[in-house]
Context: one part of a larger RNA
RNA sequence: ACCAUGUUAAGGAACUCUGCAAACUAAGUCCGUAACUUCGGGAUAAGGACUGCCAUUAUUAGGUGAGAAUCUUCGCGAUUUAAGCCGAGGGUGGCCGCAGUGAAGAGGCCCAGGCGACUGUUUACCAAAAACAUAGCACUAUGCGAACUCGUAAGAGGCGGUAUAUGGUGUGACUCCUGCCCGGUGCCGGAAGGUUAAUAGGAGAGGUUAGACUUCGGUCGAAGCUUUGAAUUGAAGCCCCGGUAAACGGCGGCCGUAACUAUAACGGUCCUAAGGUAGCGAAAUUCCUUGUCGGGUAAGUUCCGACCUGCACGAAUGGAGUAACGAUCUGGGCGCUGUCUCAACGUGGUCCUCA
Numbered sequence: 001a002c003c004a005u006g007u008u009a010a011g012g013a014a015c016u017c018u019g020c021a022a023a024c025u026a027a028g029u030c031c032g033u034a035a036c037u038u039c040g041g042g043a044u045a046a047g048g049a050c051u052g053c054c055a056u057u058a059u060u061a062g063g064u065g066a067g068a069a070u071c072u073u074c075g076c077g078a079u080u081u082a083a084g085c086c087g088a089g090g091g092u093g094g095c096c097g098c099a100g101u102g103a104a105g106a107g108g109c110c111c112a113g114g115c116g117a118c119u120g121u122u123u124a125c126c127a128a129a130a131a132c133a134u135a136g137c138a139c140u141a142u143g144c145g146a147a148c149u150c151g152u153a154a155g156a157g158g159c160g161g162u163a164u165a166u167g168g169u170g171u172g173a174c175u176c177c178u179g180c181c182c183g184g185u186g187c188c189g190g191a192a193g194g195u196u197a198a199u200a201g202g203a204g205a206g207g208u209u210a211g212a213c214u215u216c217g218g219u220c221g222a223a224g225c226u227u228u229g230a231a232u233u234g235a236a237g238c239c240c241c242g243g244u245a246a247a248c249g250g251c252g253g254c255c256g257u258a259a260c261u262a263u264a265a266c267g268g269u270c271c272u273a274a275g276g277u278a279g280c281g282a283a284a285u286u287c288c289u290u291g292u293c294g295g296g297u298a299a300g301u302u303c304c305g306a307c308c309u310g311c312a313c314g315a316a317u318g319g320a321g322u323a324a325c326g327a328u329c330u331g332g333g334c335g336c337u338g339u340c341u342c343a344a345c346g347u348g349g350u351c352c353u354c355a
Base pairs, nucleotide, nucleotide: 001350002349003348004347005346006345007344008343010341011340014339019336027051028050029049030048031047036041038173052095053094054093055092056091057090062086063085064084067081068080069079070078071077096100108334109333110332111331112330113329114328115326116325120132121131136171137170138169139168140167141166142165148157149156150155174321175320176319177318179251180250181249184248185247186244187243188242189241190240193239194238195237200232204228205227206226207225208224211220212219213218252270253269254268255267256266279313280310291307292306293305294304295303
């Protein structure tokens, strides 16, 4: 010097990103216990008091119940009595120490807010969470040889189940709610018309050549074979017509206007499928921003309560609340402390040096 561990005057978070770490608290009995609440909780809330030993009450309360007696349906039955043993808790009086759950082991507490309802699950080896799951809610598919999944198939799961069932998707307890838009994309339904494949069809065209003609160069060319091939026929799909948003998603701009000013209930205009409703709002979302006001502090970029000018909240990609819960995150307070002012002294070990 380092590691581990212990004690510390006065102060007591001044430390620091943060009370990180440490300390405080702690058992049992009794008293007492708020807001809020889903009436279950919250709650060991908070906050207090007591605890040892001896004597006595005391042959204590109570427990156990040998034995005996009586009855008897003769039973491992019933009733009465009762020795011995065990024995709390309370009252009263006293004893000792600084200290009696005498050592060890054994919640620190409260207030406010965000998120997630909760118990649970997760990145084996840097993340335990606000992420995942969850019960509940909703949509959707599926009538059973079910949908769906695995497999080429047989077959299997689903299920020895049957729509109060099973699969998929989203949301995520509970409470109050969940607005408008179907133009785009998707899905569902429709089938008149348009388009459309193979197929069917075969108009026509090309090649070849028996033959015919020939100026002997070649030209024409039936049948057959062969290469093609128009019209016509032709389902789903698409176009088309409807529906559907707890399907994917979306939810405006400009100008003017009231008898101070300001603002605009009101009006005009353009565009749209429709122009954001309730609720919430500088928010896990607010750039400007340390917004403004209030609270808490001597002093507060954080925090809490408001305001609304929402760069860029918003309703099951759920909205707003919410008791309980949380090794969650944020702010504050009490207690407590070597975190600090500011360091000191031990104990055990390591490094180093000397012998």
A computed fold for a 355-nucleotide part of an RNA from a bacterium, annotated as large-subunit ribosomal RNA, domain IV. The RNAcentral record of the full RNA draws on ENA. Its Rfam family is "Bacterial large subunit ribosomal RNA". Rfam links the family to the GO terms structural constituent of ribosome and ribosome. Model confidence (mean pLDDT): 88 of 100.